[in-house]
RNA sequence: GGGCCUGUAGCUCAUAUGGUAGAGCGCCUCGUUUGCACCGAGGAGGUGGCUGGUUCGAUCCCAGUCAGGUCCA
Numbered sequence: 001g002g003g004c005c006u007g008u009a010g011c012u013c014a015u016a017u018g019g020u021a022g023a024g025c026g027c028c029u030c031g032u033u034u035g036c037a038c039c040g041a042g043g044a045g046g047u048g049g050c051u052g053g054u055u056c057g058a059u060c061c062c063a064g065u066c067a068g069g070u071c072c073a
Stems, first nucleotide, its partner, number of pairs: 001072007010025004019056001027043005049065005
């Protein structure tokens, strides 16, 4: 320098060919307990790496760019 893959909640990851984003763990509150844990109930938390484009509508399609991984030179 070139090819390919990945980027979504604090972490690990879903989201059947576009239709207003979820799970497990974690966190907070309440109940339970002498207290903690376990358990039960409820709750908070994401401009989907970034910038544009296509579309009535984009996590999803297209272009560029950044970061990580991998292969080639």